[in-house]
Formats: sequence, C1' cells, structure tokens
RNA sequence: GCGGGGGUAGCAUAGGGGCGAUGCGGCGGACUGCAGAUCCGCAGAUCGGGAGUUCAAAUCUCUCCCCCCGCA
Repeated sequence: GCGGGGGUAGCAUAGGGGCGAUGCGGCGGACUGCAGAUCCGCAGAUCGGGAGUUCAAAUCUCUCCCCCCGCA
C1' cells in the first nucleotide's frame, strides 16, 4: 500500500432504518451474628470523530482515526 472484519454502559457482547438488549460489575433492599452465595429492585451508553442521504441513522453512503486478520 491492497483486501476483509471490528469500535455500542466500567468490562464483555447483541442489535444492521423508527422501540439500544443481556451477562459481569455498581447502588439500594431481603436473607446472615458479619460476609459470601442466592433472591428482588434501581441507575448508567445521542453507539470512535466529522459530513451526507432520509420525515427519521448505532444501523445506509463518504471521509478521517484506532484495533485485529490476510496479502504484498
């Protein structure tokens, strides 16, 4: 340099035009002598940056940045 995949909550991972879900973690409660485990509840992501298309973009297009794989 070329091709492909990826960037979404503190971490991991779904979602591929309209409603952003789950697990771990966090907070509160129940339980316990205390804690752990378990159970119940709660909060938190304008989705890597910018531009475009659209009534509407995490999702489609362009460009840039970063990560991984392959080729050279």
A computed fold for a 72-nucleotide RNA from a Methanobacteriota archaeon, annotated as transfer RNA. Rfam family: tRNA. Rfam classes the family as a transfer RNA. The RNAcentral record of the sequence draws on ENA.